This is a predicted structure of a 71-nucleotide RNA (transfer RNA) from Parcubacteria group bacterium GW2011_GWA2_45_30. The organism belongs to Bacteria candidate phyla, within Bacteria. It matches the Rfam family "tRNA". It is annotated as a transfer RNA. Its mean pLDDT, the model's own confidence on a scale to 100, is 83.
[in-house]
RNA sequence: GGGCCUAUAGCUUAGUGGUAGAGCACUCGGUUUGCAUCCGAGAGAUCGGGGUUCGACUCCCCGUAGGUCCA
Numbered sequence: 001g002g003g004c005c006u007a008u009a010g011c012u013u014a015g016u017g018g019u020a021g022a023g024c025a026c027u028c029g030g031u032u033u034g035c036a037u038c039c040g041a042g043a044g045a046u047c048g049g050g051g052u053u054c055g056a057c058u059c060c061c062c063g064u065a066g067g068u069c070c071a
Stems, first nucleotide, its partner, number of pairs: 001070007010024004018054001026042005047063005
């Protein structure tokens, strides 16, 4: 320098163009003499910019970061 892959919540991740889900973690309540466990509820995210579309996490382009291969 070039090819390919990846980027979603604090962490690990799902998501076939039509309301962004889950587990752990966090907060509150219940349970306990207390802690833990357990039960119920809640808050929390689409890497940045642009384009296509009635509508984009999803498709396209550019960039950033990471991984991998070639030179």